[in-house]
Molecule: small-subunit ribosomal RNA
Organism: uncultured bacterium
RNA sequence: AGUGGCGAACGGGUGCGUAACGCGUACGGAACAUGCCUUUAUCAGAGGGAUAGCCCUGGGAAACUGGGAAUAAUACCUCAUAACAUUAUUAUAUUGCGUGAUAUGAUAAUUAAAGUUUCGGCGGAUAAAGAUUGUCGUGCGUCCCAUUAGCUAGUUGGUAAGGUAACGGCUUACCAAGGCGACGAUGGGUAGGGGUCCUGAGAGGGAGAUCCCCCACACUGGUACUGAGACACGGACCAGACUCCUACGGGAGGCAGCAGUGAGGAAUAUUGGACAAUGGAGGCAACUCUGAUCCAGCCAUGCCGCGUGUAGGAAGACUGCCUUAUGGGUUGUAAACUACUUUUAUACAGGAAGAAACCUAUCCUUGCGAGGGUAAUUGACGGUACUGUAAGAAUAAGGACCGGCUAACUCCGUGCCAGCAGCCGCGGUAAUACGGAGGGUCCGAGCGUUAUCCGGAAUCAUUGGGUUUAAGGGUUCGUAGGCGGCUAGAUAAGUCAGUGGUGAAAGUUUUCAGCUCAACUGGAAAAAUGCCAUUGAUACUGUUUAGCUUGAAUUAGUGUGAAGUAACUAGAAUAAGUAGUGUAGCGGUGAAAUGCAUAGAUAUUACUUAGAAUACCGAUUGCGAAGGCAGGUUACUAACACUAUAUUGACGCUGAUGGACGAAAGCGUGGGGAGCGAACAGGAUUAGAUACCCUGGUAGUCCACGCCGUAAACGAUGGAUACUAGCUGUUUGGACUUCGGUUUGAGUGGCUAAGCGAAAGUGAUAAGUAUCCCACCUGGGGAGUACGCACGCAAGUGUGAAACUCAAAGGAAUUGACGGGGGCCCGCACAAGCGGUGGAGCAUGUGGCUUAAUUCGAUGAUACGCGAGGAACCUUACCAGGGCUUAAAUGUAGAUUGAUAGGUUUAGAGAUAGACUUUCCUUCGGGCAAUUUACAAGGUGCUGCAUGGUUGUCGUCAGCUCGUGCCGUGAGGUGUCAGGUUAAGUCCUAUAACGAGCGCAACCCCUAUUGUUAGUUGCCAGCGAGUAAUGUCGGGAACUCUAGCAAGACUGCCGGUGUAAACCGCGAGGAAGGUGGGGAUGACGUCAAAUCAUCACGGCCCUUACGUCCUGGGCCACACACGUGCUACAGUGGCCAGUACAGAGAGCAGCCACUUGGCAACAAGGAGCGAAUCUACAAAGCUGGUCACAGUUCGGAUCGGAGUCUGCAACUCGACUCCGUGUAGCUGGAAUCGCUAGUAAUCGGAUAUCAGCCAUGAUCCGGUGAAUACGUUCCCGGGCCUUGUACACACCGCCCGUCAAGCCAUGGAAAGCUGGGGGUACCUGAAGUCGGUGACCGCAAGGAGCUGCCUAGGGUAAAACUGGUAACUAGGGCUAAGUCGUAACAAGGUAACC
Repeated sequence: AGUGGCGAACGGGUGCGUAACGCGUACGGAACAUGCCUUUAUCAGAGGGAUAGCCCUGGGAAACUGGGAAUAAUACCUCAUAACAUUAUUAUAUUGCGUGAUAUGAUAAUUAAAGUUUCGGCGGAUAAAGAUUGUCGUGCGUCCCAUUAGCUAGUUGGUAAGGUAACGGCUUACCAAGGCGACGAUGGGUAGGGGUCCUGAGAGGGAGAUCCCCCACACUGGUACUGAGACACGGACCAGACUCCUACGGGAGGCAGCAGUGAGGAAUAUUGGACAAUGGAGGCAACUCUGAUCCAGCCAUGCCGCGUGUAGGAAGACUGCCUUAUGGGUUGUAAACUACUUUUAUACAGGAAGAAACCUAUCCUUGCGAGGGUAAUUGACGGUACUGUAAGAAUAAGGACCGGCUAACUCCGUGCCAGCAGCCGCGGUAAUACGGAGGGUCCGAGCGUUAUCCGGAAUCAUUGGGUUUAAGGGUUCGUAGGCGGCUAGAUAAGUCAGUGGUGAAAGUUUUCAGCUCAACUGGAAAAAUGCCAUUGAUACUGUUUAGCUUGAAUUAGUGUGAAGUAACUAGAAUAAGUAGUGUAGCGGUGAAAUGCAUAGAUAUUACUUAGAAUACCGAUUGCGAAGGCAGGUUACUAACACUAUAUUGACGCUGAUGGACGAAAGCGUGGGGAGCGAACAGGAUUAGAUACCCUGGUAGUCCACGCCGUAAACGAUGGAUACUAGCUGUUUGGACUUCGGUUUGAGUGGCUAAGCGAAAGUGAUAAGUAUCCCACCUGGGGAGUACGCACGCAAGUGUGAAACUCAAAGGAAUUGACGGGGGCCCGCACAAGCGGUGGAGCAUGUGGCUUAAUUCGAUGAUACGCGAGGAACCUUACCAGGGCUUAAAUGUAGAUUGAUAGGUUUAGAGAUAGACUUUCCUUCGGGCAAUUUACAAGGUGCUGCAUGGUUGUCGUCAGCUCGUGCCGUGAGGUGUCAGGUUAAGUCCUAUAACGAGCGCAACCCCUAUUGUUAGUUGCCAGCGAGUAAUGUCGGGAACUCUAGCAAGACUGCCGGUGUAAACCGCGAGGAAGGUGGGGAUGACGUCAAAUCAUCACGGCCCUUACGUCCUGGGCCACACACGUGCUACAGUGGCCAGUACAGAGAGCAGCCACUUGGCAACAAGGAGCGAAUCUACAAAGCUGGUCACAGUUCGGAUCGGAGUCUGCAACUCGACUCCGUGUAGCUGGAAUCGCUAGUAAUCGGAUAUCAGCCAUGAUCCGGUGAAUACGUUCCCGGGCCUUGUACACACCGCCCGUCAAGCCAUGGAAAGCUGGGGGUACCUGAAGUCGGUGACCGCAAGGAGCUGCCUAGGGUAAAACUGGUAACUAGGGCUAAGUCGUAACAAGGUAACC
């Protein structure tokens, strides 16, 4: 190597399949099998022929295989023996619910064995029993979809036979027609199940890794063989796919074993050691095998433990960071420094437990099977754990976060960029949110992120909901089902209690113990809420028996009603027809037109016809299940209420599926058709008007029959039963009544208590308290859509998703704001008046345009004669050119010098540069000044959306708030509302409010009257003086006036009304009368209103320039448009002459009398006055004259000429004067402004700024001096109350739909294309079992071969189902700034919606 035996069906792996008796649990097998192991009983006699290895010899590349000869067995065969075995027949007894079983027998037939030995044993055969393992059956439990509702032919059962270890349609033949299913069959999808694990207070929800049990599988599908056991992971055969070898003929293979490789992926380890231990197989044993197992390696993957030092140490060191900035804070006792310790790491030394044994030797006991003692032997891990010694803080800290949730904050950078983000959200120049830094917080050898699950989530709810937030079916009848009145008995199914069995181990919990602790492990207990069995209890539920009357129903009587169906009938109105009267319009509207009408309308009279609907009564009235029902009468039918208690005796409630009814519109057939009236036509309106309005008008509306089956079908409230305070109406019955009413039922309303409710509200007709049953909901949109199915003639209805998308959608209430909502009130808001603007010319401001620059700001009201109360230079900020680098101020420090300044002069446009000239003081310490250097500067550069301050406006409107109390869950309300009144939230009364504050008013100033005091520069009555004349002078203090102090006015008085406040009065008095007139005074707040260019200031920016100096220019331009003004257009005027009367303010670089010159502007002289002293003609007015209606004697622009003045300088670019010129314009379209009394209008005067002045502006002053207001309808603005709201950036709000653009997902696309799984029919059909045959082989058993049935697989065919994809197409969603309109929210401008 080979024969033979045993094992290989265990152990190990994986989760494809499986929704199943697969799994779990509990039972059953009287339908079962079981190698090895244990026990008991019995037995092992006699023969036979082969075959492998071995030997010889072939074929083949190989795998492998052929032939010949010889041989053994516990391999194979025959015979004998045989029962408590098997089969057949049969008897008796016992027993079981039963098929049956057990025991004892009788007769007949059939079946067995193996040897080996060291003599101790190890084996062999039969039978029975045990144990173990398996197998079969049954109850219960076990995911989603009904847009899967019907499934099934060996299907369900029976008889017989076959087959199996065994029962059984398991298979076959025959017979019957069953079986399953709404308690979910069938189909589809997904999935191994359990012990357990995670989470959670629990109930639950989710999961099925490691470990344990069961199942299934072993490349995919099928098949059997062997065997005790398999239809067998490392066995066989066949088919298929794939890989490999080949000599092309043919062969080989199956890591879901352990390592390892590739691929895939976000991602998962070593081609390690050992059988030392535990276990398994074989063996008598030694022993062999064992990627089971025990160990080691890799990985912070998890759990646990330990360390990275400990104590002291303040000059609170340095650096860093922050800062209110040289001071401080923080890092921080942290560090340095001093002392101490040595776990760990490192080095060296020692060094385990796990080992008990088997075997061998020996001793003891013995029931002879065996047990015990002693000695010796065995360690992969491993020189590992552990221990000792040595030196030394030595060897050892990171991660995330810091807007809220959520512990922890500052700086810098960035500038809706880059980026962050779990949700809300952050970022557009001061980011605690991005990035960095400092600091801090939380964890810590880890920390964060991502994914998933549970929790929070009371967002599947038993403990929740349904009027309005999602959610009550349109109503009713009723099947199944669920639930169900009182009393008594029986039973014991549910229920409760006890006991027994089971609920594997591990796990969880408690406790004890072992590793130094812990994780981990071991022992014990508890738990395992479950299932089964048994015994008992009987209140409740169930079942059953007997009874009861209160629930329910029936009967009789009395009533009620727009209850229903059918028939008949009435009057008014409307329309039409006929006839008459009658004449020019009718009709309609915001206004009109279309339309009708001289062919006679409308109007009116009479008659006739038609259809539809029923005024008054009539009412939160009545009836009906709801929809709904209305003239009257009749017939038929139903209902309800009450009374009586007569009858039945729980007959009840609800109700999935189902049936019936079910407004309007719509559909079909046939009628009918007056009025109304979708569609349609015309007329209007309008930007348009496919609408609203008008004139017509078809379907329809009506009837009969048949469909449809929906409504905001609403009380947005399902049905039934019971209970729980009241008040007040009404309908219909009964009882009583003193006729006033009281009471009792059944309906139908209002208000309210408790309660409920988010609130609004509800409240015996519940939305309260309870019970029963049904239906329904689970964020908004997509969508009541798509697909499928059902119904329908159609329209459509019912059922009913998903992808995708958003962070909301929604309810109720609150405060505001708003309304083409309402009420009340006010205002030069309208109205009534007066005068303007808009037309002209000019002035001035703005826009635009232009420019080198035309500096900047202000822009509806609330910018535009505004900042500017005065731009030729300057101002000036702008432009061009030329220069400077610090002009000016101040300080510190250093250096240098004695000058700078001044004067003269040159160049230049000037700034500036150059030249000449003159000169410091000193107590010698220095002082002063200058130059230079450094540090500080400067900026009308940006941001008014970082700010302060100031201002405008609503608005001089009457409002805006607070404390305490009260109401409300709350936001909030009350007060502050109501009735009066007021200019007023002014005041009064009432009052769950009582008080108070900021506003109103008053206090302040001017003005109007008087008194008093004081009289200079003011005044002058009386007295005197004087002059041509004048308060000029003496004087006076009366008057005017000046300016201090007082008085006065308060609805105080009277009358009326009223509770009062207050109002009214041609009231009195008074200078003034009802806040006397005017001013100052501006609540909380709004407009991100205005201003960084008055000033101040944060941040940013520039620094030989965005700073600063100078010259010139510009701000003054000019096709145009607008605002504000002036002057006019004339006779209420212009011009000329004469003449009268103010107030306030200003003045010395000033106002300037007066004189002279000039036509004049002005000039030259020259008094007075720093001002109640001086300076300035007020004008309109009045008187007289002239002009007579015209582009003028109006008007004055423009232009020409000549001048004056200011100023360094009037060219761009000043004012004024004179002469000449003499434009437009004859009262102004649409529109629009101001003003209510000393106001408008009109007239002049003054001042600020200022050299001068573009001033016709601004601010003041006085003179003359009106008209009108019926009134609150309307326009505008405002206040209070109330109402609606989808607005809150608050109506300049919100918001809808089409179209256009981009992106995304989805549906359709009928005979399109392309996949998938499954089924049916037919054809073919391997291996193989079974059956038949078997002339060949064999002594025989049996076998080769041939053949039949079945079948995996393959092929064909027609359908169904389910995906993908496509031109095209449909709607949907999303997307800062597109188009068209304006549908909704307010009465949303036609109320909205179904």